[in-house]
Context: one part of a larger RNA
C1' cells in the first nucleotide's frame, strides 16, 4: 500500500459444565443437513494421523480451556482373513547360445511376475486403543505318531496260465543239375549232277578219278525258354514239459489323457436374505388440553452362524464289451472304429428346506451401585411381499468364437512286503501384514484447497428406478 482485499459452497438457539479467561472446548434440549452419502467396509496411497494423560510459543485464515498441533506413556496377538512356504498371464530376467568396436542388445532351458486359478472358522463377549487374531462355544483342514480294526495282499498249500532255446520228424515256396519238352540254327557220311589242273590207264579219241562246286540228305552238335531232384528251409507237429517262470495288496511320475476352462445376449422357475401387516405373543405406558383401561388405546419387541446329518427343486453323463497302426516310450487311460443293452436304471453335481449346533448365545426392558461398574431377563408367532443375490462358471439362444499353469481325477513306466478305510486318541502348524484415514482436514492437487479417486453393503414412503423429494440407522451443522 492499508486497517484496505480475504477470512474457502451449507442454520444455529438456549441452559448448565469445565476453566484465570468461552459465541467456538464438553453435557443437555430445540432447531436445521446428508441419507446411492455428508452412513459402513475393503484395495491403493499414506505413515502413528490411532488411545490415555498433560499443554497452547508457533501450526489452527478470529478466539481457543479444544485440536490430524506439542510433550509422555500405551497400542495392531491369526494353522483357517490377505501375502509367502502352491500356480501360471502380461512382461521382467537370463546358464549355454547368437550378435555387437566398447558400453551392451537379443533369446533357449530354466526362473520370477496378480490383475487371475488353487486353498480349511463360524456366532457370541471383551478394550481406553486390536479382534474371523485374545476370551467362550461350537468346528474343520494339513502332518506326525499310538490303539483297535473290517479287509485286502506276502509266505505256505491249492488251483489257473503258460514258454524260449535244443533235438526229431513233416516240409510250402524258391534255385538250378542231369533227363525231357518247345522253338532256332545246324555238322558229317551216304546219294545225285557240274567239273575235271594234277594223278592213274590208255586203243591217243579218250577214259577213271582227287582236291573243288551246285543239289539232296541228314539232325551230330550249339542257344534261347519250359519242365524238373537233391541240399538250404518258412511254417506245423512231437519232445525238452504242464517244466522255468507267470498270476503280488499298495504306492505311483517330473511323462501320456480328462478336468480345471473362461465370450455376448436373454427369459423363465425354484429359494434365502432383507422388507411388510397382524385384532396374535410379550413388555412397558395411562395422559401438557374435553374425552381416552380400549372386545380393534399407544409405544416397543417378537432372534442366531459356521459345522454336522439329510440329498429335495434344478442341473449333467449313456452303458458293457471287442479291435486299434494315433497320443516322441508304455498303458486297462484319451481317441478312433466294430458289437450288444437301454431310453429306464445309475453316477456326479446343487441352492433350499428340515433335524441338530442351541440345558447355548443374543434379547426389549427391569433392579442395583456416588462412579468405573454390577445383576436379573419375557415373547420368540401368523398372512403377505420380495431381490441386481444363490442354485447359476447351470439352461436357452448367437457370431467377432471368446487365458494359461498349477491343483484335482484317471493311465501306464517305476517301486514294491506289508498295506489298510473307519474309529478314537495325543502332539504339532512357521515368516510377513493386522493401529488409524480411506470420495477424504490424515491419498494426488504447495494449503486443514467448492478439483481427481477403483471396489462391497444398500432400509421406509411415492416412483419403472441405484431418478427425484421426504425420512431410518448411523453421521453432521462444515473454524471469524
Nucleotide at each position: 500500500g492499508a486497517g484496505u482485499a480475504g477470512c474457502g459452497a451449507a442454520u444455529c438457539c438456549a441452559c448448565g459444565g469445565u476453566g484465570a479467561g468461552a459465541a467456538u472446548c464438553c453435557g443437555u434440549g430445540g432447531c436445521g443437513c446428508c441419507g446411492g452419502a455428508u452412513g459402513a467396509c475393503c484395495a491403493a496411497g499414506g505413515g502413528u494421523u490411532c488411545c490415555u494423560g498433560g499443554g497452547c510459543c508457533a501450526g489452527g485464515c478470529u478466539g481457543u480451556u479444544c485440536c490430524g498441533c506439542c510433550c509422555a506413556g500405551g497400542g495392531u496377538g491369526a494353522g483357517u482373513c490377505g501375502g509367502g512356504a502352491c500356480c501360471u498371464a502380461a512382461g521382467g530376467c537370463g546358464a549355454g547360445g547368437c550378435c555387437g568396436a566398447c558400453a551392451g542388445g537379443c533369446g533357449u532351458a530354466g526362473u520370477c511376475g496378480a490383475u487371475g486359478g488353487a486353498c480349511a472358522a463360524c456366532g457370541g463377549g471383551u478394550u481406553g486403543a486390536u479382534a474371523u487374531u485374545c476370551c467362550c462355544g461350537u468346528a474343520c483342514c494339513c502332518g506326525a505318531c499310538g490303539u483297535g480294526g473290517a479287509c485286502c495282499g506276502c509266505a505256505a498249500g491249492g488251483g489257473c496260465c503258460g514258454a524260449g532255446g535244443c533235438c526229431c520228424g513233416u516240409g510250402a515256396u524258391a534255385c538250378u543239375a542231369a533227363g525231357c519238352c518247345c522253338g532256332c540254327u545246324g555238322a558229317a557220311a551216304g546219294c545225285c549232277g557240274c567239273g575235271g589242273a594234277a594223278g592213274c590207264c590208255u586203243u591217243c579219241g579218250g577214259g577213271c578219278c582227287a582236291u573243288g562246286u551246285g543239289g539232296u540228305g541228314g539232325g551230330a552238335g550249339g542257344c534261347c525258354g519250359g519242365u524238373g531232384a537233391c541240399c538250404u528251409g518258412a511254417g506245423c507237429g512231437g519232445g525238452u514239459a504242464g517244466u522255468a517262470g507267470g498270476u503280488g495288496a499298495g504306492c505311483g511320475a517330473u511323462g501320456g489323457a480328462g478336468u480345471g476352462a473362461c465370450g455376448c445376449a436373454g427369459g423363465a422357475a425354484g429359494g434365502c436374505a432383507g422388507c411388510u401387516c397382524a385384532u396374535c405373543c410379550c413388555g412397558g405406558g395411562c395422559g401438557g388440553u374435553g374425552g381416552u383401561u380400549g372386545u380393534u388405546c399407544c409405544c416397543g419387541g417378537g432372534c442366531c452362524a459356521a459345522g454336522g446329518a439329510c440329498g429335495u427343486a434344478g442341473g449333467g453323463c449313456g452303458u458293457a464289451g471287442c479291435g486299434u497302426a494315433g497320443g516322441c516310450a508304455a498303458a486297462u487311460c484319451c481317441g478312433c472304429g466294430c458289437u450288444g443293452c437301454a431310453a429306464u436304471a445309475g453316477c456326479c453335481u446343487g441352492a433350499g428346506a428340515u433335524c441338530u449346533g442351541a440345558u447355548g448365545g443374543g434379547g426389549a426392558g427391569c433392579c442395583c451401585g456416588u462412579a468405573g461398574g454390577g445383576g436379573c431377563g419375557a415373547a420368540g408367532u401368523g398372512g403377505g411381499u420380495g431381490a441386481u443375490c444363490c442354485u447359476a462358471u447351470g439352461c436357452u439362444g448367437u457370431c467377432g468364437a471368446g487365458a494359461a499353469a498349477a491343483g484335482c481325477u484317471u493311465c501306464u513306466a517305476g517301486c514294491g512286503a506289508g498295506g489298510g478305510a473307519c474309529a478314537c486318541g495325543u502332539c504339532g502348524g512357521c515368516c510377513c501384514g493386522u493401529a488409524c484415514c480411506c470420495c477424504a482436514a490424515a491419498c494426488c492437487g504447495a494449503c486443514a484447497c467448492a478439483g481427481g479417486u477403483g471396489g462391497u453393503c444398500a432400509g421406509g414412503u411415492a416412483g419403472a428406478g441405484a431418478a427425484u423429494a421426504c425420512c431410518g440407522a448411523g453421521g453432521c451443522g462444515c473454524u471469524c

Overview
This is a predicted structure of a 480-nucleotide part of an RNA (large-subunit ribosomal RNA, domain III) from Actinospica durhamensis. Model confidence (mean pLDDT): 83 of 100. It matches the Rfam family "Bacterial large subunit ribosomal RNA". Its family is annotated with ribosome and structural constituent of ribosome in the Gene Ontology. Lineage of the source: Bacteria > Actinomycetota > Actinomycetes > Actinospicaceae > Actinospica.